[in-house]
RNA sequence: GCAUCAAGAGCAGGGCUGACGCCCUCGCCAACCUGCCAAACCUGGGCAAGGUGGUUUCCCGCAAGGGAGAUGCGGCCACUUCGGCAACGAAACGGGU
Repeated sequence: GCAUCAAGAGCAGGGCUGACGCCCUCGCCAACCUGCCAAACCUGGGCAAGGUGGUUUCCCGCAAGGGAGAUGCGGCCACUUCGGCAACGAAACGGGU
RNA backbone atom coordinates (compact mmCIF):
# COMPACT_ATOMS: atom_id res chain seq x y z
C1' G A 1 0.00 0.00 0.00
C1' C A 2 -4.10 -3.56 -1.17
C1' A A 3 -7.91 -6.99 0.59
C1' U A 4 -11.02 -8.77 4.53
C1' C A 5 -13.38 -8.54 9.47
C1' A A 6 -21.06 -11.36 6.34
C1' A A 7 -21.16 -16.40 7.82
C1' G A 8 -18.60 -20.39 10.24
C1' A A 9 -16.14 -23.21 14.32
C1' G A 10 -14.46 -26.10 21.78
C1' C A 11 -18.49 -25.41 28.31
C1' A A 12 -11.67 -29.81 25.59
C1' G A 13 -6.69 -30.95 28.15
C1' G A 14 -2.19 -28.68 30.04
C1' G A 15 1.47 -24.65 31.33
C1' C A 16 2.69 -19.46 32.79
C1' U A 17 0.78 -14.75 35.12
C1' G A 18 -1.13 -10.79 40.93
C1' A A 19 -4.48 -9.72 36.96
C1' C A 20 -5.53 -8.61 31.95
C1' G A 21 -3.95 -12.10 29.14
C1' C A 22 -0.35 -15.28 26.66
C1' C A 23 1.63 -20.12 25.14
C1' C A 24 1.39 -25.57 23.95
C1' U A 25 -1.58 -30.04 22.48
C1' C A 26 -5.91 -32.06 20.37
C1' G A 27 -10.56 -31.08 17.85
C1' C A 28 -13.27 -27.87 14.74
C1' C A 29 -13.90 -23.63 11.18
C1' A A 30 -12.25 -20.77 7.10
C1' A A 31 -9.94 -20.34 0.43
C1' C A 32 -5.77 -14.84 2.54
C1' C A 33 -0.98 -16.90 0.21
C1' U A 34 1.40 -21.44 -2.17
C1' G A 35 0.06 -25.77 -4.54
C1' C A 36 -3.18 -29.05 -6.70
C1' C A 37 -8.14 -30.82 -9.25
C1' A A 38 -9.49 -31.32 -17.23
C1' A A 39 -6.33 -32.47 -23.11
C1' A A 40 -3.99 -26.52 -23.31
C1' C A 41 -4.76 -21.40 -21.57
C1' C A 42 -8.07 -17.76 -19.12
C1' U A 43 -12.08 -17.24 -15.74
C1' G A 44 -15.64 -18.39 -11.97
C1' G A 45 -15.66 -23.08 -9.01
C1' G A 46 -13.54 -27.00 -6.01
C1' C A 47 -9.71 -29.56 -2.55
C1' A A 48 -7.88 -27.83 4.46
C1' A A 49 -2.16 -30.75 1.23
C1' G A 50 1.93 -26.81 2.46
C1' G A 51 2.12 -21.51 4.95
C1' U A 52 -0.81 -18.30 7.94
C1' G A 53 -5.26 -17.30 10.58
C1' G A 54 -9.72 -17.95 13.44
C1' U A 55 -12.86 -20.73 17.15
C1' U A 56 -17.27 -15.18 17.82
C1' U A 57 -13.03 -7.32 18.55
C1' C A 58 -14.04 -2.44 20.48
C1' C A 59 -15.72 2.81 20.05
C1' C A 60 -18.74 6.92 17.68
C1' G A 61 -23.37 7.57 14.75
C1' C A 62 -30.84 7.37 14.15
C1' A A 63 -28.78 5.80 9.65
C1' A A 64 -25.46 6.00 5.70
C1' G A 65 -20.97 5.62 7.40
C1' G A 66 -16.44 6.71 10.25
C1' G A 67 -12.43 5.44 13.69
C1' A A 68 -9.44 1.99 16.40
C1' G A 69 -7.70 -2.81 16.41
C1' A A 70 -6.83 -7.53 14.03
C1' U A 71 -5.57 -11.04 9.94
C1' G A 72 -3.47 -12.09 5.11
C1' C A 73 -0.36 -10.61 0.98
C1' G A 74 3.26 -18.90 1.39
C1' G A 75 7.17 -22.25 3.82
C1' C A 76 12.05 -24.72 4.31
C1' C A 77 17.36 -25.25 2.71
C1' A A 78 21.64 -23.01 0.54
C1' C A 79 23.84 -18.43 -0.59
C1' U A 80 29.07 -14.31 -3.41
C1' U A 81 25.82 -15.60 -7.50
C1' C A 82 22.96 -19.07 -10.22
C1' G A 83 19.75 -22.09 -7.20
C1' G A 84 17.44 -26.47 -4.60
C1' C A 85 13.31 -29.08 -1.62
C1' A A 86 8.24 -30.64 0.32
C1' A A 87 3.02 -29.71 -0.41
C1' C A 88 -2.78 -35.85 0.57
C1' G A 89 -4.90 -41.73 -0.69
C1' A A 90 -8.69 -34.98 -1.25
C1' A A 91 -10.90 -32.17 -5.33
C1' A A 92 -13.94 -31.15 -12.27
C1' C A 93 -18.54 -28.58 -12.93
C1' G A 94 -20.05 -24.07 -15.89
C1' G A 95 -18.42 -20.21 -19.37
C1' G A 96 -14.71 -18.17 -22.90
C1' U A 97 -10.48 -18.92 -26.42
Background: SAM-I/IV (S-adenosyl methionine) riboswitch aptamer from uncultured Bradyrhizobium sp., 97 nucleotides, folded computationally. It matches the Rfam family "SAM-I/IV (S-adenosyl methionine) riboswitch aptamer". Its family is annotated with S-adenosylmethionine metabolic process and regulation of gene expression in the Gene Ontology. The literature on the family includes a 2008 paper in RNA by Weinberg et al., "The aptamer core of SAM-IV riboswitches mimics the ligand-binding site of SAM-I riboswitches". The family is grouped with related families in Rfam's "SAM clan". The coordinates come from a structure-prediction model, not an experiment, and the mean pLDDT is 77. The sequence is in RNAcentral, with records from MGnify.